RNAcentral holds the full RNA, with entries from SILVA.
This is a predicted structure of a 349-nucleotide part of an RNA (small-subunit ribosomal RNA, central domain) from a metagenome.
Rfam family: Bacterial small subunit ribosomal RNA.
Its mean pLDDT, the model's own confidence on a scale to 100, is 89.
Context: one part of a larger RNA
RNA sequence: CUGGGCGUAAAGCGCGCGUAGGCGGCUUGAUAAGUCAGAUGUGAAAGCCCCGGGCUUAACCUGGGAAUUGCAUUUGAUACUGUCUAGCUAGAGUAUGGUAGAGGGGGGUGGAAUUCCAGGUGUAGCGGUGAGUGCGUAGAUAUCUGGAGGAACACCAGUGGCGAAGGCGACCCCCUGGACCAAUACUGACGCUGAGGUGCGAAAGCGUGGGGAGCAAACAGGAUUAGAUACCCUGGUAGUCCACGCUGUAAACGAUGUCGACUAGCCGUUGGGUCCAUUUAAGGGCUCAGUGGCGCAGCUAACGCGAUAAGUCGACCGCCUGGGGAGUACGGCCGCAAGGUUAAAACUC
Numbered sequence: 001c002u003g004g005g006c007g008u009a010a011a012g013c014g015c016g017c018g019u020a021g022g023c024g025g026c027u028u029g030a031u032a033a034g035u036c037a038g039a040u041g042u043g044a045a046a047g048c049c050c051c052g053g054g055c056u057u058a059a060c061c062u063g064g065g066a067a068u069u070g071c072a073u074u075u076g077a078u079a080c081u082g083u084c085u086a087g088c089u090a091g092a093g094u095a096u097g098g099u100a101g102a103g104g105g106g107g108g109u110g111g112a113a114u115u116c117c118a119g120g121u122g123u124a125g126c127g128g129u130g131a132g133u134g135c136g137u138a139g140a141u142a143u144c145u146g147g148a149g150g151a152a153c154a155c156c157a158g159u160g161g162c163g164a165a166g167g168c169g170a171c172c173c174c175c176u177g178g179a180c181c182a183a184u185a186c187u188g189a190c191g192c193u194g195a196g197g198u199g200c201g202a203a204a205g206c207g208u209g210g211g212g213a214g215c216a217a218a219c220a221g222g223a224u225u226a227g228a229u230a231c232c233c234u235g236g237u238a239g240u241c242c243a244c245g246c247u248g249u250a251a252a253c254g255a256u257g258u259c260g261a262c263u264a265g266c267c268g269u270u271g272g273g274u275c276c277a278u279u280u281a282a283g284g285g286c287u288c289a290g291u292g293g294c295g296c297a298g299c300u301a302a303c304g305c306g307a308u309a310a311g312u313c314g315a316c317c318g319c320c321u322g323g324g325g326a327g328u329a330c331g332g333c334c335g336c337a338a339g340g341u342u343a344a345a346a347c348u349c
Stems, first nucleotide, its partner, number of pairs: 004320003007303002012317001014200004021193003025088003029084003033081002035077008049065006091190001092187004096182004103176007110153001115148007125135002161168002205246006214240002219235004257316006265294012298305002322349003331342004
C1' cells in the first nucleotide's frame, strides 16, 4: 500500500463554528484537461517466455519472435468527470403570519424551611444511638413574638419541555439565540463534511476580592474493633455561594461522529396544521416536527437494534490493530500550580 473493523470484544474527538482539502441537484451548448480508441516514434543489448539451430545429450552457445503493461507526438470519440456558458427549482436560504419552551445574560421581588440574636411562657431534661462524647438549672429542648443572614426553590412535575454538548426548574421586568407549523412570494446550488485553527465546556481544583445559613473533604472527640488512620455518632475548616481571571478533564454515555436517501405495521405522549363530529366539555381521521414502548423484513457472536437502525446505500472526518509495561518515560506545546495534551521503547506473557 492492499484489507477488516469501531453499542457491549481494541476502536466515534465532550460539543459546536469553520480554513485548506475531499465530495456535490436538474437541463442546454461550448471545450476536449481527465477518460476511451487508432496511428507513428521510442521503450539498448543480454536475461525471462515461445518456435527453431549447434556441440553424442544437458548445462552452455546461437537465429527469429513475443513481451517491455511506459513515455512523447498526432488523428479521432464525447457518455461520465473537470472548465466555461445559458437556464431551472425538488437541496439550501430569505420574506410574511402564527405557536410552544427550566434555551442564554442582567436586574428586581416572594414564601416555606434551617441556623443565629433579642424578648415572653415554661421546667428538667435535650440530642443521638447499641452506647457515649456534646448541649442544658448561668434555664436548654418545646412553644409564641420580633429581627438578622445565606443558600435552595416543595406541590405543579410528566420515558413532559428547551439547548450543539456541558446543562437548564419560584415569580416579574429588560436584552437575546434557536426550533416548529401554514400558505404564498422571492434568491437560484448559495450545499455536505471538515486535517490544522478557533470558541463553548459538569464537578473538583487554582488566583484576587467579597460572602458564609445549611451541608461538609481535612481535622478533633466519642463509639465499634484484635487493630479501626474506616463504616456509626457529636463537632468542624477549606469548599459549596457571588464577581473577575485560570484550569480543560469525566462512565463529558445512547459507552452508538455529522449530513442525506430509501425500507411492514401497532400503541402512547409533546408542539403545530387541517378535515369530520359536537349544545359546551370531551372526541375521531389525516398530516408535519419532536419524544417513548413493542414489532416485520433485514442485521448481529450473542445480547439486542429495528423509519430516533446497530437495516440497505452514498459523502466527509475521527479512531482501532494481542495482554502487561503505559495513557507511563523522554522531548515539544499549554498551565500560577495541580496537571493537561501529544506519545514511545527495553523487558515480559